[in-house]
A computed fold for a 78-nucleotide RNA from a bacterium, annotated as c-di-GMP-I-GGC riboswitch aptamer. The coordinates come from a structure-prediction model, not an experiment, and the mean pLDDT is 80.
RNA sequence: GUAGAAAAAGGCAACCCUGUCGCGAGGCAGGCGCGCAAAGCCACGAACCUGAUUUAUUAGGUUGUCGGGUUACCUGCU
Numbered sequence: 001g002u003a004g005a006a007a008a009a010g011g012c013a014a015c016c017c018u019g020u021c022g023c024g025a026g027g028c029a030g031g032c033g034c035g036c037a038a039a040g041c042c043a044c045g046a047a048c049c050u051g052a053u054u055u056a057u058u059a060g061g062u063u064g065u066c067g068g069g070u071u072a073c074c075u076g077c078u
Stems, first nucleotide, its partner, number of pairs: 001077004011036002016031006034064001040070003044067003047062007
């Protein structure tokens, strides 16, 4: 530099349950373990979802929907 999840070290944690915050979408904490090679970080673009209203605007949410940006562990190859 490049490719990857077979192995190994380490990591994350869907659904569901409990508590808690929120009008809500959802957030946070604990348990669980479906999965993940960026399921690390950034709501930047698209998409979807929620509240309000003057119905196309506004205020929010989701990065575990896709793209983009950025940083990085391990292994193979060069």

Rfam family: c-di-GMP-I-GGC riboswitch aptamer. Its family is annotated with cyclic-di-GMP binding in the Gene Ontology.